[in-house]
RNA sequence: AUGCUAAUUUCGCUGAAUUUUCCAAGUGAAAAACGGGGGAACCAUUGUUUUUGGGGUGAAUAAAGGUAUGAAGUAGCACCUUUUAGGGCGUAUUCUCACCGUCCGAACCCGCCAGCUAACCUCGUAAGUGAUGGUGAGAAGGAUA
Numbered sequence: 001a002u003g004c005u006a007a008u009u010u011c012g013c014u015g016a017a018u019u020u021u022c023c024a025a026g027u028g029a030a031a032a033a034c035g036g037g038g039g040a041a042c043c044a045u046u047g048u049u050u051u052u053g054g055g056g057u058g059a060a061u062a063a064a065g066g067u068a069u070g071a072a073g074u075a076g077c078a079c080c081u082u083u084u085a086g087g088g089c090g091u092a093u094u095c096u097c098a099c100c101g102u103c104c105g106a107a108c109c110c111g112c113c114a115g116c117u118a119a120c121c122u123c124g125u126a127a128g129u130g131a132u133g134g135u136g137a138g139a140a141g142g143a144u145a
Base pairs, nucleotide, nucleotide: 010131011130012129013128014127018032019031020030021029022028023026033125034124035123036122037121038120043115053113054110055109056108057107062083063082064081065080066079067078086104087103088102089101090100093140094139095138096137097136098135099134
């Protein structure tokens, strides 16, 4: 000097997933805040019947090609590759726009059932991850003088 690993503190990022109070102090209760679901009229819908079932959280949809399934053909499922609707990050006070760079484009749940939806009812408060971090224009706010 470089790389890897571990710990602590601080500050960030994705996400709704933060803060506070009480007590008997823990698989506890409650409040605020943020987020999700169900649920009239009106409107909308006809895939609703052992059926092409349907639906929810989420950015996470869609397409083409390939491999394999005894052989051929077709289709489906699974896996892989490339792209893609869409989404995130990049001066760290916040936001918008443009360009550039880079990454994601999953997973799970309900169980025959749910359109929208006022009142009303109800649920969640996780999980992961980074280390001085691209350029320019504009707006707001804050601090200092």
c-di-AMP riboswitch aptamer (ydaO/yuaA leader) from a Bacilli bacterium, 145 nucleotides, folded computationally. The source organism's lineage runs through Bacteria, Bacillati, Bacillota and Bacilli. The coordinates come from a structure-prediction model, not an experiment, and the mean pLDDT is 77.